[in-house]
Context: one part of a larger RNA
RNA sequence: GGACGAACGCUGGCGGCGUGCUUAACACAUGCAAGUCGAACGAUGAAGCCCUUCGGGGUGGAUUAGUGGCGAACGGGUGAGUAACACGUGGGCAAUCUGCCCUGCACUCUGGGACAAGCCCUGGAAACGGGGUCUAAUACCGGAUAAUACCUGCCGAGGCAUCUCGGUGGGUUGAAAGCUCCGGCGGUGCAGGAUGAGCCCGCGGCCUAUCAGCUUGUUGGUGGGGUGAUGGCCUACCAAGGCGACGACGGGUAGCCGGCCUGAGAGGGCGACCGGCCACACUGGGACUGAGACACGGCCCAGACUCCUACGGGAGGCAGCAGUGGGGAAUAUUGCACAAUGGGCGAAAGCCUGAUGCAGCGACGCCGCGUGAGGGAUGACGGCCUUCGGGUUGUAAACCUCUUUCAGCAGGGAAGAAGCGAAAGUGACGGUACCUGCAGAAGAAGCGCCGGCUAACUACGUGCCAGCAGCCGCGGUAAUACGUAGGGCGCAAGCGUUGUCC
Numbered sequence: 001g002g003a004c005g006a007a008c009g010c011u012g013g014c015g016g017c018g019u020g021c022u023u024a025a026c027a028c029a030u031g032c033a034a035g036u037c038g039a040a041c042g043a044u045g046a047a048g049c050c051c052u053u054c055g056g057g058g059u060g061g062a063u064u065a066g067u068g069g070c071g072a073a074c075g076g077g078u079g080a081g082u083a084a085c086a087c088g089u090g091g092g093c094a095a096u097c098u099g100c101c102c103u104g105c106a107c108u109c110u111g112g113g114a115c116a117a118g119c120c121c122u123g124g125a126a127a128c129g130g131g132g133u134c135u136a137a138u139a140c141c142g143g144a145u146a147a148u149a150c151c152u153g154c155c156g157a158g159g160c161a162u163c164u165c166g167g168u169g170g171g172u173u174g175a176a177a178g179c180u181c182c183g184g185c186g187g188u189g190c191a192g193g194a195u196g197a198g199c200c201c202g203c204g205g206c207c208u209a210u211c212a213g214c215u216u217g218u219u220g221g222u223g224g225g226g227u228g229a230u231g232g233c234c235u236a237c238c239a240a241g242g243c244g245a246c247g248a249c250g251g252g253u254a255g256c257c258g259g260c261c262u263g264a265g266a267g268g269g270c271g272a273c274c275g276g277c278c279a280c281a282c283u284g285g286g287a288c289u290g291a292g293a294c295a296c297g298g299c300c301c302a303g304a305c306u307c308c309u310a311c312g313g314g315a316g317g318c319a320g321c322a323g324u325g326g327g328g329a330a331u332a333u334u335g336c337a338c339a340a341u342g343g344g345c346g347a348a349a350g351c352c353u354g355a356u357g358c359a360g361c362g363a364c365g366c367c368g369c370g371u372g373a374g375g376g377a378u379g380a381c382g383g384c385c386u387u388c389g390g391g392u393u394g395u396a397a398a399c400c401u402c403u404u405u406c407a408g409c410a411g412g413g414a415a416g417a418a419g420c421g422a423a424a425g426u427g428a429c430g431g432u433a434c435c436u437g438c439a440g441a442a443g444a445a446g447c448g449c450c451g452g453c454u455a456a457c458u459a460c461g462u463g464c465c466a467g468c469a470g471c472c473g474c475g476g477u478a479a480u481a482c483g484u485a486g487g488g489c490g491c492a493a494g495c496g497u498u499g500u501c502c
Base pairs, nucleotide, nucleotide: 001502002501003500004499006498007497008496009495010494013369014368015367016366017365018364019362020361021327026325027324028323030322031321032320035070036069037068040067041066043064048059049058050057051056077280078279079278087204088203089202090201091200092199093198096197097196101193102192103191104190105189106188107187108186109143110142111141112140118133119132120131121130122129123128149172150171151170152169153168154167155166156165157164158163178185179184206252207251208250213243214242215241218240219239220238221237222236223235224234225233255277256276257275258274259270260269261268262267282303283302284301285300286299305316306315307314308313333359335358336357337356341355342353343352344351345350372402373401374400375399382393383392384391385390406443408438409437410436411435412434416429419426420425446491447490448489449488450487451472452471453470457486458485459484460483461482467474468473
C1' cells in the first nucleotide's frame, strides 16, 4: 500500500447493487417450512332444480375422514466429525443398479378372498386403542399365455484371464388394471436411450520424529455366505504374511474444490457470499418402506434434557424461515406474495411451496449523486497573530444574477404476462421505477493529522506535572511533539483506531 462476513470511537443527506451469529453442532416458547389426486375406490352427501298426499321422494353434485397412488431420498440448513478414494483430476466396471421421461417390439385373458372407513359394544385422564360385523378398488392373492428374462448343449465370431456377442436346440421360473367428458390417460414384459447413482484404481493437496516401529481379519489362498455388484465385506480352514526414514503407527489441526485476497511473477494466506462434491440432523445404535434412505420436519431401542399426567402412562428435538434466552467486541423482520422462475401432485382448473421473488433493519462493503453555480473589496464585522505599520481567516461572508439534481408536494404511471384462463379477468414488489409540473439556496459535513519518517505553524496554558507515543522520542518556564485556540494539510458521508492476511 492492498484486502475484510469485521468490531470500536466521532460523525452521518440520498440512491443502486451486494452483504449480515466468524462465538455455544448451546437450549428453545409460538407460528409457518410437504403435500396432492374424487378422471383409482367405497362412503358422506350442501346449494340449486323437479315432483309432492307436505311425511318425503328424485335429480344434482359442493365437501371431505378413510383405502389406494405419486411425492415426501428433491428443495432448505449446518461444518460437528473426517488426514479418508472424503475431495480434485484422469481413468476402469467383461463387477453394477436406475422411479418418473424418450424410442422400439409384444401383450393387457380368467377367477378369488380380505382389510379400513361405516355400524354395534368397549378400555384409557390423555396419547392411543381392543372386540364383533358389513363393504369397494388401479389395494391383495391364485390360474392361463409370452420371450432376446434365467439355466444349459452345439456352432460361429471377437476379446482383456474370469468371459462377451450372434445363430440354433432343450429346460425353468414368471406379467398385467382399470378409469374416461370417447379425445385420451393408464397397466405388464423385454430391449435400447437419457438422467441419476454405486464400486475400483493412478496421481495431487496440513503440522509434528520431544511419535520408530505398526498389524491377527492382520496379508494372501480355498470353500461358503452376503450384495444390484467386486472385494476380509463376513465366516470356516490353510499359509505367514502385509506396512514403514520415499516417514508406517501415533499425536495435533482441518470439511475438500471451483475460487477469493495479495504479489511484476514465483509464491504466500484463506475456503464468508455464489456453484460442485462430502458429512451431519439432541447423543449413540438399528433396521423397515422404497427405484432411491439406514431417512433434518419417518419408525424402533438406549441415554441426557424439557414438558403433560388422574402417577397407571405419555409427548418432544429450529445445524428449515422468522423469533426468544444465553454466549459474545459483534451479525437483521415472529414482514408480503406464490405475480414471475423452479419443484411436488393432478388430464386440467388448481392446491401446496419461509425454495424463490420481493419488502424491512444495519454507511457492513462497492459504486454513483448531492450539500449549490457565476459575479463580488487594494479586502466589512468578528476571531487569531503582530515588529502596532500591518498580516491572516478571505471572494470566504454580506450583496447581485442564476440553477433546482437529491429530498419535499401534486398530476400521470409501467415493463416484468409471448404465461394462465372459454371468457371476464389475472403483479407480491407498488401507486414503486419512470415522466411532467410547483416552490425555494431553500433540508444536507465531518473526521484524522500538522517534530522527523510524512503533506501541513503560530499564540497561550502547563512546567519530567498533566499528558503524548507506530519507531526515533517529546514534557524539568519561551514545548511547531502535552492541552486549547487561530491557521494549515489530507480524505470525505465518511474519517480514524484495533484485529487478521499478503
Molecule: small-subunit ribosomal RNA, 5' domain
Organism: Streptomyces albireticuli